[in-house]
RNA sequence: AAUAACAGCCAGGGGGCCGCCGCGCCGCAAAGCGCGGAGGAACUUCCGGACUCCGAAGGACAGCGCGCCGUCUGAAAAGACGGGGGUUUGGGCUAAAAUCCAAAUCACGGAAAGUGCAACAGAAAAUACACCGCCCGUUAUACGGGUAAGGGUGAAAGGGUGCGGUAAGAGCGCACCGCGCGGCGGGCAACCGCCGCGGCUAUGUAAACCCCGCGCGGAGCAAGGCCAAAUAUGCGCGCGGACUGUCCGUCCAAGCCGCAGAGUAGGCCGCAAAGAGUAAUGGUCCCCGCCGUUACGGCGUAAGCCGCAGCGGAACAGAAUCCGGGGUAUAAGCUGUUAAAAAAU
RNA sequence: GCCCCCAUAGCUCAAUGGAUAGAGCACCUGCCUUCUAAGCAGGUGAUAGAGGUUCGAUUCCUCUUGGGGGUA
Numbered sequence: 001a002a003u004a005a006c007a008g009c010c011a012g013g014g015g016g017c018c019g020c021c022g023c024g025c026c027g028c029a030a031a032g033c034g035c036g037g038a039g040g041a042a043c044u045u046c047c048g049g050a051c052u053c054c055g056a057a058g059g060a061c062a063g064c065g066c067g068c069c070g071u072c073u074g075a076a077a078a079g080a081c082g083g084g085g086g087u088u089u090g091g092g093c094u095a096a097a098a099u100c101c102a103a104a105u106c107a108c109g110g111a112a113a114g115u116g117c118a119a120c121a122g123a124a125a126a127u128a129c130a131c132c133g134c135c136c137g138u139u140a141u142a143c144g145g146g147u148a149a150g151g152g153u154g155a156a157a158g159g160g161u162g163c164g165g166u167a168a169g170a171g172c173g174c175a176c177c178g179c180g181c182g183g184c185g186g187g188c189a190a191c192c193g194c195c196g197c198g199g200c201u202a203u204g205u206a207a208a209c210c211c212c213g214c215g216c217g218g219a220g221c222a223a224g225g226c227c228a229a230a231u232a233u234g235c236g237c238g239c240g241g242a243c244u245g246u247c248c249g250u251c252c253a254a255g256c257c258g259c260a261g262a263g264u265a266g267g268c269c270g271c272a273a274a275g276a277g278u279a280a281u282g283g284u285c286c287c288c289g290c291c292g293u294u295a296c297g298g299c300g301u302a303a304g305c306c307g308c309a310g311c312g313g314a315a316c317a318g319a320a321u322c323c324g325g326g327g328u329a330u331a332a333g334c335u336g337u338u339a340a341a342a343a344a345u
Numbered sequence: 346g347c348c349c350c351c352a353u354a355g356c357u358c359a360a361u362g363g364a365u366a367g368a369g370c371a372c373c374u375g376c377c378u379u380c381u382a383a384g385c386a387g388g389u390g391a392u393a394g395a396g397g398u399u400c401g402a403u404u405c406c407u408c409u410u411g412g413g414g415g416u417a
Base pairs, nucleotide, nucleotide: 003339004338005337006336007335008334009333012288013287014286015285016284017283018282020037021036022035023034024033025032039316043327044326046325047324048323049322050321051220052219053218054217063216064215065214066213067212068083069082070081071080072079073078084108085106086105087104088103089102090101091100109211110210114209115208116205117204118203131151132150133147134146135145136144137143138142159177160176161175162174163173164172178200179198180197181196182195183194184193185192186191224269225268226267227266233260234259235258236257237255240252241251242250243249290313291312292311293310294309296307297306298305299304346416347415348414349413350412351411352410355370356369357368358367363400372388373387374386375385376384393409394408395407396406397405
């Protein structure tokens, strides 16, 4: 240098013509004119809000979610920076580890409150355990006792290594390391260091139940609100009729007469400097820019480079109440890291 | 649009976090039969994809993909 992976930026620019959606102007209307018209993720629907309705004195239980520490940003979720601790891998020290160094990574409160689970293999799997082996004894190819150092099984064998000790062994004793408790010191804290004590009891799992701390009422714009036909129904008016020969009164009653009418159909708002109604945001041409390829010309020993022309290509994806995050997908180009050590200078 | 649920063999369903994921139907091979069916014996075949937790994942968690349901 090229290539690949990962992370980030960007998401070609200008113009003409023909269309699409919304608004405004002019108009009876049509036509016309003007303005505006997708994204970094509009995807996912994983969190948090705004907004709306329902519920609600207050408290507790249940349920759900979150979980190292500090500071900052933020309405919250979440994020940024710094620190602490763990795990894995590699290196180094060592008799072997741990402490140490580097990189990656962590949904990182508690396993010493309690419960559950740990298949298979294995003698024994959490109240430990005697299969082989080792040691001792006896009535000796066997039996009894001691033993967790060694073998074997397993993801995991109930502290590790060494020395002493012993019949053989064993934290049985000692040293170092690890673990726990207490004290002191450092640090805002998470946590760390030192000293003493304990011979060690206390394995793993909470993305098993659970415990601790903190937080949370439910539903979602198809939320919800406003206007409101036709019809059923009710009231009024009422041609006409009955009681009755007449008046009053009472009762029946045509009308397609008037008023009311829950909810529905329908319309509007919610709703936007894109935007609603099954949903517009497009197509084509020209110029410039990017990538690939081919032909020609020039330079060059060559790889190749430059110029010009032709052809082809340019992703992921598309708003539907709005906003803030997380996650996922992304061509070409650009930036950074890694593979990566070497070679060459 | 909004809110939820599901994914296991070709189909329909099982499987406390534990050995080689099981059953019926289907498919294939053989036996039986003159042949077919039925019957008998045997076999093939799967956890939607990726990552994580765990000694161990169909199962628990996260993301993606596909499908289904409710709601005027």